[in-house]
Predicted 3D model of a 94-nucleotide RNA (THF (Tetrahydrofolate) riboswitch aptamer) from Sporanaerobacter acetigenes DSM 13106.
Rfam family: THF (Tetrahydrofolate) riboswitch aptamer. Rfam's curators write: Tetrahydrofolate (THF) riboswitch was first reported for Ames et al. as an RNA motif in 5' untranslated (5'-UTR)regions of folate transport and biosynthesis genes in Firmicutes genomes.
RNAcentral records the identical sequence in 2 taxa.
RNA sequence: GACAGAGUAGAUAAUAUGCGUUAAGUGUCAAGGGAUGGGACGUAGCCUUUGAACGAAAAGCAAAUGCUUGCGGUAUAUUAUCGCGUUCGCUGAC
Numbered sequence: 001g002a003c004a005g006a007g008u009a010g011a012u013a014a015u016a017u018g019c020g021u022u023a024a025g026u027g028u029c030a031a032g033g034g035a036u037g038g039g040a041c042g043u044a045g046c047c048u049u050u051g052a053a054c055g056a057a058a059a060g061c062a063a064a065u066g067c068u069u070g071c072g073g074u075a076u077a078u079u080a081u082c083g084c085g086u087u088c089g090c091u092g093a094c
């Protein structure tokens, strides 16, 4: 020098354990903040706070504070698959 590779936040699916079903959570909109391949810049996604609007599937058993089956575009963990743009690096081989 040129070639190849690794590596993010996250997304999807499955499993397990929970939460709610006396309605939180999830999703939508607006504003503020935060983190995001090893570095810088950047698009785009992600998280969080406040406010607003919208919105639901419960049922059974039992002596019993209990248990079971569902439901929720529900939370977390693990596994599998997918996974940044430019540029500088890292690894490998020539």
Stems, first nucleotide, its partner, number of pairs: 001094001003092003010082009019072003028052007038088005058069004
The coordinates come from a structure-prediction model, not an experiment, and the mean pLDDT is 83. The source organism's lineage runs through Bacteria, Bacillota, Tissierellales, Sporanaerobacteraceae and Sporanaerobacter acetigenes.